[in-house]
Parts: sequence; C1' cells; structure tokens
RNA sequence: CAAGUAAACCGGGUGACCGCCCGCCUCGGCGGGAGGAAAGUCCGAGCUCCACCGGGCAGGAUGCUGGGUAACACCCAGGAGGGGCGACCCUACGGAUAGUGCCACAGAAACAUACCGUCCUUCUGCUGAAGGAUAAGGGUGAAAAGGCGAGGUAAGAGCUCACCGGCGGCCGGGCGACCGGCCGGCCAGGCAAACCCCAUCCGGAGCAAGACCGAAUAGAGGGACUAAGGGAAGCCCGGCCCGUUCCCCGGGUUGGUCGCUAGAGCACGCUGGUAACAUCGUGCCAAGAUAGAUGGUCACCGUCCGCCUCAGGCGGAUACAGAACUCGGCUUACAGGUUUACUUGACUC
RNA sequence: GCCCCAGUAGCUCAGGCGGACAGAGCAGCGGUUUCCUAAACCGCGUGUCGGGCGUUCGAGUCGCCCCUGGGGUACCA
Repeated sequence: CAAGUAAACCGGGUGACCGCCCGCCUCGGCGGGAGGAAAGUCCGAGCUCCACCGGGCAGGAUGCUGGGUAACACCCAGGAGGGGCGACCCUACGGAUAGUGCCACAGAAACAUACCGUCCUUCUGCUGAAGGAUAAGGGUGAAAAGGCGAGGUAAGAGCUCACCGGCGGCCGGGCGACCGGCCGGCCAGGCAAACCCCAUCCGGAGCAAGACCGAAUAGAGGGACUAAGGGAAGCCCGGCCCGUUCCCCGGGUUGGUCGCUAGAGCACGCUGGUAACAUCGUGCCAAGAUAGAUGGUCACCGUCCGCCUCAGGCGGAUACAGAACUCGGCUUACAGGUUUACUUGACUC
Repeated sequence: GCCCCAGUAGCUCAGGCGGACAGAGCAGCGGUUUCCUAAACCGCGUGUCGGGCGUUCGAGUCGCCCCUGGGGUACCA
C1' cells in the first nucleotide's frame, strides 16, 4: 500500500424570522420535546382482569455442555461436525437395536439381490448351452453386504495382516459435552423441518387490559335451575366459592379523568470474572400526544458525486425512516463517513 | 396498538400428512360446417404455484424470514 475478518460509533451543524406540544411561573418568561431500528409483531417478561388449589389426558415450545439473566427460542464460553491459506464463520446439534412409516423413476435388487462379468466341471468343430461357485470389477441410482494397500484363493471375499472409520469393553483426564490410550471381533443404510420416544418448561386474554366520574335510556323480554348453572385453558376428576345466579335477545352511551412514564433506568468508575455479566460508589431525570405535537423560509458550514480555466470555482445530492403502557432480545431496511484489533499478499528499512 | 385470513393459467377456483407430473371451467388461437357470422364439434397450448433461504435424493406441499391484499375490535348496570 492492497485485499479481507470481527466489533463499536456518527448519520447533519450554526444563526435569524414565523409557527407547534408539555411542565412550571409573578401572565415578562424559564426548561424540555422521536429511533438505531421507533418497523415486523417473531420470542420473553413487568403490569391489569378472570375468586382459588391439586391431579390426569390432550396440545404447544425448546433440544450438545456449562454459565449469564426477571425470563427467553436471547447472550457468553466451550465440545462435536463442516467451510476457509488465515483472521474467523455455519449448524432446528437428544434418540433410527421402543414401535410404526417412506426411500418415486432407474436398476437384478432399496432390510435385500445376482443383469453383465470372473472361475470350475460337462457337452460342443467354431459359435454356444447346462450345472455349481462368487460379490472383488462394471452398469443403474442420492444411497447397493465399511474404505485403501498388500498377501492369499480355482476365481474372489476381513479369508488374513497393517492403517483409518464405526461398534463394544477397560483405564486415565475433565463439573460436563467430550478427549486420549489399550484390547476385541468384523461391522446390511438414509430420513424424526416423518409420525413418534426421551428430558425440561408452559393458565387465558391483553393498555382498545383495567379503574373511576358524568350523561342518557327500555327491560311488564325469553329460557335454565336450587348447587343445577357459573367460576383459570380443549376435556375429565377432587376440593372450594357465588342468589345482586347463569345464558340468549333488545335498549342507552360513542363524553371526560386516571392508567401514561422514576424505571429489572441512564452515565462514569473501583473490584471480581476468559467473557456474558454482577456487587458497590458517585452523579443525572432525557416526549407523554389523543384527529394525534418538534415544521416552514433564508443564509453559512459539514459530507458525498460530477465537471472545469484546478491551493479555486460551478452544479447536484444528503440514507432507512416517526413514539402511543414499558422494558430485554431476534429479524428486516439503510446514501455516506469515522475508529479499534487481527489475518493474508507485495515492497522498503 | 392487538388478532385473523388469503396469494396457483388472461379471469374464477380445485389440489397438496412430499414421488419428479401441475389441473377444471370461462376466455384466447387454429380447423370443420355455413352465402357470411353466431352456436355446435374437434384440437392446441396457457404457468419463475407471491419472493428468498433452509431440510430432503426430490418442495407447489415441510420449516424460517420478507412482500402484497383483505377482515375484526371500545365504555355502563
């Protein structure tokens, strides 16, 4: 200098004039006012309501190990497998000897087989035919009786041997997933984002939840019944609670206040920890709208692109995009710019 | 804000616990018939199954993410 890998941050600024919303006030004014994703609504909660507790079936979610966290399908660190020269990256990563099921077409055959071929014996002038042996070679296919090499054999085959993979046993290391060593015989798949089995976990609905005030109207309405019915899942069982009971139909109100922002909060720092993060200390208070607020004009600057008469000038552009109860994550969108660490290549000293 | 449904030929719709194919009707094109047309008869095709990634030998179908379109809803006794 070039090409990459991982992570973090910014993403407009200043001034003037006019115009908005909230809080405070002495009615002069003062202070504050969209995001890293506010988005998708994919997860987890806080909070609210359903009176409540236990057990079972069904249903759903997660799925290597150990930590973090309020919790999670998230984050961190490891293990195994795979990709990359490397820094690093990917994995819906338990079980196919609990059972059931699928593997189309091709092919001889897809839980089992012999089409071609090879060898032996017999017949035969040649050609070829019959019987037996074989699963090394070839063909088909995504996948065909572990792989490669040597010996051996009538020809072959783990038949034998060495190495590797898988399976089983023993020993050692590790909290663990797993790793290493030794021994053994030879070993007939794949799919669970197929049904399923195993382990762990899970009430429902959601701020338009819910609470209160005000206003208005129509209940001569229908039905069930004395714990029937209703009450936290779709069902069942047990306990328990409720007569202002439950279900259906109909009418009235479409007004206002709270919930609505001080939090599992933010910033900095010491300590502990590989890290995620945690304890502690100091400081700070950062929108609460409700037809829905932060905009418009002018000037200068910043950044990017193009051109030219090139320390200058001209023109154009300036991303994705707006809270609506609040947080922790995931996913998706994004013009341009800055920084840190590491890897590879070339050159110079 | 929250919840639910849909996307397949030009149009309206089937399909689908994965088998190598993509279907029906209407419309369209060609031919027969007719003086000409319509009708009728015969034949023909129509397609990135909304898009992308993944699982699998194989995805329209299974899983995840994205895009587009549509539907539902509040208060009292």
This is a predicted complex of two RNAs, RNase P RNA and transfer RNA, with 426 nucleotides together. The prediction has a mean pLDDT of 75. Rfam match: Bacterial RNase P class A. It is annotated as a ribozyme. Rfam describes the family as follows. Ribonuclease P (RNase P) is a ubiquitous endoribonuclease, found in archaea, bacteria and eukarya as well as chloroplasts and mitochondria.